[in-house]
Context: one part of a larger RNA
RNA sequence: ACCGGCGAGUUGCUCGUGUCUGGCAAGGCUUACGAUAACGGAGCCGUAGCGAAAGCGAGUCUGAAUAGGGCGUUUAGUCGGAUGCGGCAUACCCGAAGCUGAGUGAUCUAUCCAUGGGCAGGCUGAAGCGGGGGUAAGACCUCGUGGAGGGCCGAACCCACGUCGGUUGAAAACGGCGGGGAUGACCUGUGGAUCGGAGUGAAAGGCUAAUCAAACUCAGUUAUAUCUGGUUCUCCCCGAAAUAUAUUUUGGUAUAGCCUCAUGCGUUCAAUUGCGGCUGUAAAGCACUGUUUGGCCUAGGGGCCCUACCAGGUUACCGAAGUCAUACAAACUCUGAAUACCGUAAUUCCAGAGCAUGGGAGUCAGACGGCGGGGGAUAAGCUUCGUCGUCGAGAGGGAAACAGCCCAGACCGUCAGCUAAGGGCCCAAAGAGAUGGCUAAGUGGCAAACGUUGUACGAAUGCAUCGACAACCAGGAUGUUGGCUUAGAGGCAGCCAUACAUUAAAAGAGUGCGUAAUAGCUCACUGGUCAAGUGUUCGUGCGCGGAUAAUGUAACGGGGCUCAAGCCAUCCCCCGAAGCUACGGACUUCAUUUUUAAUGGAGUGGUAGGGGAGCGUUCCGGCAGCAGUGAAGCGACCGCGGCAAGCGCGUCGUGGAGCGGCCGGAAGUGAGAAUGCCGGU
Numbered sequence: 001a002c003c004g005g006c007g008a009g010u011u012g013c014u015c016g017u018g019u020c021u022g023g024c025a026a027g028g029c030u031u032a033c034g035a036u037a038a039c040g041g042a043g044c045c046g047u048a049g050c051g052a053a054a055g056c057g058a059g060u061c062u063g064a065a066u067a068g069g070g071c072g073u074u075u076a077g078u079c080g081g082a083u084g085c086g087g088c089a090u091a092c093c094c095g096a097a098g099c100u101g102a103g104u105g106a107u108c109u110a111u112c113c114a115u116g117g118g119c120a121g122g123c124u125g126a127a128g129c130g131g132g133g134g135u136a137a138g139a140c141c142u143c144g145u146g147g148a149g150g151g152c153c154g155a156a157c158c159c160a161c162g163u164c165g166g167u168u169g170a171a172a173a174c175g176g177c178g179g180g181g182a183u184g185a186c187c188u189g190u191g192g193a194u195c196g197g198a199g200u201g202a203a204a205g206g207c208u209a210a211u212c213a214a215a216c217u218c219a220g221u222u223a224u225a226u227c228u229g230g231u232u233c234u235c236c237c238c239g240a241a242a243u244a245u246a247u248u249u250u251g252g253u254a255u256a257g258c259c260u261c262a263u264g265c266g267u268u269c270a271a272u273u274g275c276g277g278c279u280g281u282a283a284a285g286c287a288c289u290g291u292u293u294g295g296c297c298u299a300g301g302g303g304c305c306c307u308a309c310c311a312g313g314u315u316a317c318c319g320a321a322g323u324c325a326u327a328c329a330a331a332c333u334c335u336g337a338a339u340a341c342c343g344u345a346a347u348u349c350c351a352g353a354g355c356a357u358g359g360g361a362g363u364c365a366g367a368c369g370g371c372g373g374g375g376g377a378u379a380a381g382c383u384u385c386g387u388c389g390u391c392g393a394g395a396g397g398g399a400a401a402c403a404g405c406c407c408a409g410a411c412c413g414u415c416a417g418c419u420a421a422g423g424g425c426c427c428a429a430a431g432a433g434a435u436g437g438c439u440a441a442g443u444g445g446c447a448a449a450c451g452u453u454g455u456a457c458g459a460a461u462g463c464a465u466c467g468a469c470a471a472c473c474a475g476g477a478u479g480u481u482g483g484c485u486u487a488g489a490g491g492c493a494g495c496c497a498u499a500c501a502u503u504a505a506a507a508g509a510g511u512g513c514g515u516a517a518u519a520g521c522u523c524a525c526u527g528g529u530c531a532a533g534u535g536u537u538c539g540u541g542c543g544c545g546g547a548u549a550a551u552g553u554a555a556c557g558g559g560g561c562u563c564a565a566g567c568c569a570u571c572c573c574c575c576g577a578a579g580c581u582a583c584g585g586a587c588u589u590c591a592u593u594u595u596u597a598a599u600g601g602a603g604u605g606g607u608a609g610g611g612g613a614g615c616g617u618u619c620c621g622g623c624a625g626c627a628g629u630g631a632a633g634c635g636a637c638c639g640c641g642g643c644a645a646g647c648g649c650g651u652c653g654u655g656g657a658g659c660g661g662c663c664g665g666a667a668g669u670g671a672g673a674a675u676g677c678c679g680g681u
Stems, first nucleotide, its partner, number of pairs: 001681006011089003015086010027045003033040002049056002059071004092230002095227001099220006110194009119184001121153003124149001128145006157181003161178005196212001198208003233614006243256005257363002259360007268353001270348008283335001284333002289329003293325004300318002302315004366391010396407003411585004416581003422575003425559003431572001433571006444561001450545003454542010471529005477502003482496003508523001512521002586604008615670001617667007625659002633654005
């Protein structure tokens, strides 16, 4: 890992409550007791309630009340059986870490006690002692002797600092090479002592038998688990929630909301339209509250002048209020929609509409999208509300792929048809469809401010055959180097003037380059050559730049596409889904009837969950059966019936003694999942 078997809502209650069904019924029932047959019967429930109670009673309580109000009074129960749910019990099954009690452990290890054992070899050379020297005697010096030391080097022995290997190991702690101690607080044999909130500890929460922040074994014990996992046959009908409130509450629970079932009511529901209400949002506005820009006007203030004081004058200063014009507001409103909401009438609709009472739930982590807001940065696949949709619990078609987007809601079958979104050159079903334009960027097939003499179209305006625009040829002068300034300033550093004047076809007291300043080049302006349009502004369509990412084109799904297979407008045809239609079939529900079957209407996606109907397994009772002329079981093949769980017929093999049908009853009643348990391979 696979296969096989086992494996989870059970049982008890003289507990409660509902539903179905049966007996009896204003009664019903029988367990103590008497009896064991019937029955009686204390008692239980019901037949009357109200009050705390005394108590009163179809009433009663409150109260001063003959008031009001609360609870009652118009009657159906009770006892079995089955079943839903609740309660108490282990209470659907498996699962803790733990707590408590009684015991077992110091053959491992910690410390201690008693008694034994062990430490190759080498080195160093303390005290003491002796000789000599020295002294008054010493101290002291020196030579020996001596053999001290948690002394030195280093095996055995003990330890475990580094590294490499090993890591399903040779080994549940080891091996290799190095390392530390090695006469000591040393190592070690044997015997003994101390233990579970206790021991022992040169102290690490270490160690106490591969176990230690409280050992192990058994018991309380199926501890408890608002947690995780698992929970076994089929079909049919309906079908949620992820919200509110409360919570030592936020991953739990209670009540309500939303689902289902039963009973009752019978259109009350909903939609649309008419009529009647409600309101202060969007927008808008500035009349209020505030904010706000400019002008006018002006109380007041500041500056200056004047002034002994009072006063006065003046001001490109500030400026309330007022006024004119311009704006802003969730907590502004003189106004004010669309929707929504409420009432009412009619119409439509008869639908898994509505309401009430009762039984059973599940849900309380929601997600994204559109619209309206708050928070954030008018960030987030962000967060939090409202509202609608989808997913959740929804398959199918489209969006290359893609829960939440677009289309559309799958009862079953068909090698039939029509459409939706989206598509029609090939991959790949259907148009290389038609007409008129646009784009040249592969734009299409990512992106902004901003830029663009890209291109198409529209509008306005200037100049132009009395010759424009561009280009070329020529002129572009004089007073004058204008004045000032300046070292210089000559059109061209700077200041002033610049509507100066002259000659002219025209020529600025000068547009730019240039010089130290001049010079030089050039422009404005004018003539000529040429010959037909040319300049400016605004708007619109489609483009271009702006444009940078990590393996490899890689930002159309791909190929590939340019009067398109791109974009805009108009038109025709077609493809395209589980949508719709056609034909056949099944089921649910309602209505009607020819009433047990037809006809007609509506329907049949579905998680949690509610309801209904069945299949199968084992055993028991009853009835009728099968079987050595071969039961069950197992294997193979063939055909058949049922929507399904499954069932049956036939043939053959194996097997060798029991077995199934019908009507009822009772359950150890259905396996793929629980890192399930046991066995096999």
This is a predicted structure of a 681-nucleotide part of an RNA (large-subunit ribosomal RNA, domain II) from Cetobacterium sp. Model confidence (mean pLDDT): 84 of 100.